The RNA shown here (small-subunit ribosomal RNA) has 1481 nucleotides and comes from an uncultured bacterium. Its mean pLDDT, the model's own confidence on a scale to 100, is 82.

RNA sequence: AGAGUUUGAUCCUGGCUCAGAACGAACGCUGGUUGCAUGCUUAACACAUGCAAGUCGAACGAGACCUUCGGGUCCAGUGGCGCACGGGUGCGUAACGCGUGGGAAUCUGCCCUUUGCUACGGAAUAACUCAGAGAAAUUUGUGCUAAUACCGUAUAAUGUCGAAAGACCAAAGAUUUAUCGGCAAAGGAUGAGCCCGCGUAGGAUUAGCUAGUUGGUGAGGUAAAGGCUCACCAAGGCGACGAUCCUUAGCUGGUCUGAGAGGAUGAUCAGCCACACUGGGACUGAGACACGGCCCAGACUCCUACGGGAGGCAGCAGUGGGGAAUAUUGGACAAUGGGCGAAAGCCUGAUCCAGCAAUGGCCGCGUGAGUGAUGAAGGCCUUAGGGUUGUAAAGCUCUUUUACCAGGGAUGAUAAUGACAGUACCUGGAGAAUAAGCUCCGGCUAACUCCGUGCCAGCAGCCGCGGUAAUACGAAGGGGGCUAGCGUUGUUCGGAUUUACUGGGCGUAAAGCGCAUGUAGGCGGGUCGUUAAGUUGGGGGUGAAAUCCCGAGGCUCAACCUCGGAACUGCCUUCAAAACUGGCGACCUGGAGCAAGAUAGAGGCAAGUGGAAUUGCGAGUGUAGAGGUGAAAUUCGUAGAUAUUCGCAGGAACACCAGUGGCGAAGGCGACUUGCUGGAUCUUUGCUGACGCUGAGAUGCGAAAGCGUGGGGAGCAAACAGGAUUAGAUACCCUGGUAGUCCACGCUGUAAACGAUGAGAGCUAGUUGUCGGCACGCAUGCGUGUCGGUGACGCAGCUAACGCAUUAAGCUCUCCGCCUGGGGAGUACGGCCGCAAGGUUAAAACUCAAAGAAAUUGACGGGGGCCCGCACAAGCGGUGGAGCAUGUGGUUUAAUUCGAAGCAACGCGCAGAACCUUACCCACGUUUGACAUGUCUGUCGCGAGUUUAGGAAACUAGACUUUUCGGUUCGGCCGGACAGAACACAGGUGCUGCAUGGCUGUCGUCAGCUCGUGUCGUGAGAUGUUGGGUUAAGUCCCGCAACGAGCGCAACCCCUACUUUUAGUUGCCAUCAGGUCAUGCUGGGCACUCUGAAAGAACUGCCAGUGAUAAGCUGGAGGAAGGUGGGGAUGACGUCAAGUCCUCAUGGCCCUUACGGGUUGGGCUACACACGUGCUACAAUGGUAGUGACAAUGAGAUGCAAGGUGGCGACGCUAAGCUAAACUCAAAAAUCUACCUCAGUUCGGAUUGCACUCUGCAACUCGAGUGCAUGAAGCUGGAAUCGCUAGUAAUCGUAGAUCAGCGUGCUACGGUGAAUACGUUCCCGGGUCUUGUACACACCGCCCGUCACACCAUGGAAGUUGGUUCUACCUUAAAGCAGAUUGCUAACCGCAAGGAGGCGUUUGACCAAGGUAUAGUCAGCGACUGGGGUGAAGUCGUAACAAGGUAGCCGUAGGGGAACCUGCGGCUGGAUCACCUCCUU
Repeated sequence: AGAGUUUGAUCCUGGCUCAGAACGAACGCUGGUUGCAUGCUUAACACAUGCAAGUCGAACGAGACCUUCGGGUCCAGUGGCGCACGGGUGCGUAACGCGUGGGAAUCUGCCCUUUGCUACGGAAUAACUCAGAGAAAUUUGUGCUAAUACCGUAUAAUGUCGAAAGACCAAAGAUUUAUCGGCAAAGGAUGAGCCCGCGUAGGAUUAGCUAGUUGGUGAGGUAAAGGCUCACCAAGGCGACGAUCCUUAGCUGGUCUGAGAGGAUGAUCAGCCACACUGGGACUGAGACACGGCCCAGACUCCUACGGGAGGCAGCAGUGGGGAAUAUUGGACAAUGGGCGAAAGCCUGAUCCAGCAAUGGCCGCGUGAGUGAUGAAGGCCUUAGGGUUGUAAAGCUCUUUUACCAGGGAUGAUAAUGACAGUACCUGGAGAAUAAGCUCCGGCUAACUCCGUGCCAGCAGCCGCGGUAAUACGAAGGGGGCUAGCGUUGUUCGGAUUUACUGGGCGUAAAGCGCAUGUAGGCGGGUCGUUAAGUUGGGGGUGAAAUCCCGAGGCUCAACCUCGGAACUGCCUUCAAAACUGGCGACCUGGAGCAAGAUAGAGGCAAGUGGAAUUGCGAGUGUAGAGGUGAAAUUCGUAGAUAUUCGCAGGAACACCAGUGGCGAAGGCGACUUGCUGGAUCUUUGCUGACGCUGAGAUGCGAAAGCGUGGGGAGCAAACAGGAUUAGAUACCCUGGUAGUCCACGCUGUAAACGAUGAGAGCUAGUUGUCGGCACGCAUGCGUGUCGGUGACGCAGCUAACGCAUUAAGCUCUCCGCCUGGGGAGUACGGCCGCAAGGUUAAAACUCAAAGAAAUUGACGGGGGCCCGCACAAGCGGUGGAGCAUGUGGUUUAAUUCGAAGCAACGCGCAGAACCUUACCCACGUUUGACAUGUCUGUCGCGAGUUUAGGAAACUAGACUUUUCGGUUCGGCCGGACAGAACACAGGUGCUGCAUGGCUGUCGUCAGCUCGUGUCGUGAGAUGUUGGGUUAAGUCCCGCAACGAGCGCAACCCCUACUUUUAGUUGCCAUCAGGUCAUGCUGGGCACUCUGAAAGAACUGCCAGUGAUAAGCUGGAGGAAGGUGGGGAUGACGUCAAGUCCUCAUGGCCCUUACGGGUUGGGCUACACACGUGCUACAAUGGUAGUGACAAUGAGAUGCAAGGUGGCGACGCUAAGCUAAACUCAAAAAUCUACCUCAGUUCGGAUUGCACUCUGCAACUCGAGUGCAUGAAGCUGGAAUCGCUAGUAAUCGUAGAUCAGCGUGCUACGGUGAAUACGUUCCCGGGUCUUGUACACACCGCCCGUCACACCAUGGAAGUUGGUUCUACCUUAAAGCAGAUUGCUAACCGCAAGGAGGCGUUUGACCAAGGUAUAGUCAGCGACUGGGGUGAAGUCGUAACAAGGUAGCCGUAGGGGAACCUGCGGCUGGAUCACCUCCUU
């Protein structure tokens, strides 16, 4: 310090997630040890048992015991002090509770200092005795008694009161004679109470709160100020700087995190507060409204003799319960501290220790060290060679930290006293002995392989992994990390600049209020003076200790502890300064405004006026249609429409002018005239003198639609009706048509109310239009300058980019508004507003890992431009109809083997299924195998032929004939063959073409596809490759931030067209000669044809025109051929997980007496049907018969076969030639002549019968052919669809491969030989440029809503349950206060009576709990119901994205199964075309 994740890729915005640290934690696996820490976060739930506060005999009187009689000890009770500390918890509390800093009107036991005093009396009472009550707790009466208990008197100031005079107030003694006490007062210290400034949560869907309330006077009360309380008076007090209310919460020092600022937190330790079963109350006391005190009420628990009593662990242990979860009913007062005491001492669950727990943190140590290669064994992997585990082990040599055993043995304690503890520590001993796990290994993130599994099981923090080759699941081997721990979960901070003070944004990503006026508030021009609030500096006080940091020191080190320093960023106070901000005073003119003179304008309101048009009505002319549409229909019209002329009526809107022109704050404003009225600009510079800017709330204005009341209503037109369209059409289109649109007065308050850009001010290059003014110049419309508006382009700068750019989205300042992932949702609830519709304010649960902006490359578009192609058009011939052939689907079957599936499967694999082929089915038989290699044994031939038996054959069992392997170093040595045996293995047309190689199809023979360097861009990318021309072509030329290059194109190759040369046999024959019935037949020749080799030839080379003088194009000449002459081969980068595991090869999986191998027979040939490809036809351009000329390519020795002969024929018999320019197949067919004369025919030939031929082991299933007979459908083919641009289509035959035989198929060959192309609007495909895009698996894309089903959270809801709060009333406990008192009464007064005082009783106000009633608020449940979200491949449509097929969207209203449709107004975040305007050169 960053990383992963939106995309095909990019940049940005933006969320989610991770790596770090931490914890009072919990869980899983594991666990040797020392020390220091820590340990109910939940039920402030309930508690058994024990302990946690006593002490003093030197205050007192009894009692008991001991006694050396001196005394001592124990002790209930009275009395004193303590029990208000220490310890626990965090319920309550949003508060002067806490923190910090101040303040004045107070008290303070014990302690310290000082002064003074300590005199004289009195009456009781507990204990105790006696007598009772009660179960108990407890308690009553009588009698006795002491005190440092209680009371009186005296004394009385420096105390208190008072102006003074004066008045008033105290005590306690004990004792061994040292002292310890007591009282009054002053001061101190300590502690406590009170007041104030500032700080200290969330919510405005809590906006008003308050009656002792706010203040005053007086009184009471308190230790003390004070409405603290009361009486009276006044009507105040608090609040947007957030009162009141609701929710949550102890606060702080600190702790965790962070670079810091901050954020989170408030365990342990320390300070403060609050509480002690719940609520209330006081008493005592220096101090309490009191945790282990009292009284009352309530709930709960316990005891009970039912009458009545007892209790309070949020002390330490412990129990139950709750919970994921938190310890011993331990030891000691030795230390530190506390209480009492004169002291000894006693008490102390405070404390110090021990126990339990890896609980977590921190720290330390160990589980051994050295050596050891044959790199052992085993494991794992393997390309089978090896690699790795791995010096790791074993082995050898050492050591003993820890643990164990034995001995010694502290500090903590100063004289004594040690729970811890025989502990820490030290010494000695034996022995490698007692001691290693957890997690991860796809990326982030360090670390990889095998096996198993097969979208299963499972993993997962995010992205994601798993559907048969998983580094992601499980296991193993290996590796990485940490280590007595490791991992998971939870929480906090960080990363997150993701709430932005440091340190963010708002044109399009979330985000500028629709606009203005203006209140509070915030901010504010220049000069001078003054002040000192802010500000700055110095000093003082405080900021507890601990913690953090630094430096030392002590435990062996460290953690830990101790000491010192620094720091505690803060608050208060004082002194000083006066620049800046603020306050005050005086002045200035630049901001702002006023005045004067001009100007432009659809600015607003009101009244009036006008013409054109639509519609209606009346009248005239006139006749059959009109209207409307893509085409129609509904509709109107012979009752006279439409059309046309004239007149009248009425309402609404104002053509042209008209312009990115004008005005207005925005919405908005458009005929003309008048009236009233707002604002702006320019010029002059005269006046005022900062009067200004912004603006939370507030107020006003605010399109369209809509609402209310009353008018009006021509046209248009939601709803509605009808007609069309359609699968449907609740739409688009058409015909009608009501609200509405218009006016007046009210309401509503929203829009894509947009420049998606808040207002104001200053600064920062220009160029060029236009609107309004002014000045100057020349001069009659120009130029120059200037002010104000409104546009375009563009520099710097900014921006993620697009873009903005003096009208900023630049650089600065001020103020306001708003944003913080998508969805849920601008929704619910609540409030406010509204007549309603609804508006405004505005969440959460839940859910996803994205949603989004801009730009890029593609792809796509029922977008555009250009171009091409038998793509269309123009033509010719077909297919689709018939019969048959063939392939496919389907069906059937024991099997009908398998594959191919739009183009690019379907006469395809198959260049040829009767057996074989053959992979399929039935049956039979076989198992190292039909085939290969290796080992062992045996044999020497193997083999071939003939034949017998069984059998369907394979096969099994024999017989006979023939032949007796090769080499040799002469060794049964080598090779070969055969047989047998056992095992390795063979074998598989079994699966996966989605594991693959190779090969192939297709786009497409389309013109494209890329690279290097450079340049541009943040980048993906772009440029080059685009543009202007041109071409078949990214072909070429020109231009250009590009310059070059590669794969493609073209050319090079083959065939063909022409010529030359050369060579002539098997070819040819012009000339010469010979011969024949005839024939190159013969001699001869190579001239010609031809054959086959080598050359030439064509290049826009020449001319003219055109073009830019280019490339090229058009025409022409010459030429056999002219603009790639014709044809072929040749197939760029890539696409389709295209095809093929059944050609072959091959990974993995599967079978192994079978999924291998062999054989017979069957099947692949089935047949209701559907499709593709063909053949033959339907006839006269024909058929039949006859006649009879001209080709080319090919093939031939188990072959082609002439000739002869037989047969009607297929063909048979016989047989010359030919290994082929020689012989043969071989005959070409179209041609010509005659007949047929339009018919199911002399067309057509299917089908069937009979008889044959050929091939073959064999033609039944299932071949081809022949003859005779038979003679079906079919008379030119619906929708639709195919091929072809010249030697082509069409038509005619010929040959070949495969092959025993078999083709209408396929591949070749020649013969005859057309028509048409205006052209590119349209269909299809392709190329290129551009545009839009929500697509990128790329339009066979994406995607919306209803409905149905399941699950989840949530709103409403009759009601119901509970909590909480306010108010009113009732009943009032205890206590204190006030009053009353014919009850009782020791101290004092009084001779007494009696009084004072006290106790008791009683009344009153106040009051806790309780009750009744209303209201508010919060939460739970709730039949039913509303929408929302998520789900596998459901249903209906297709709304959006391209012009998404009706551009979309916003507001509003109506309608409709649904997405939606329609009306009105608005926006461009609309494509396309055109016009206008403007800019640059």
Rfam family: Bacterial small subunit ribosomal RNA. Its family is annotated with structural constituent of ribosome and ribosome in the Gene Ontology. The sequence is in RNAcentral, with records from ENA and Greengenes.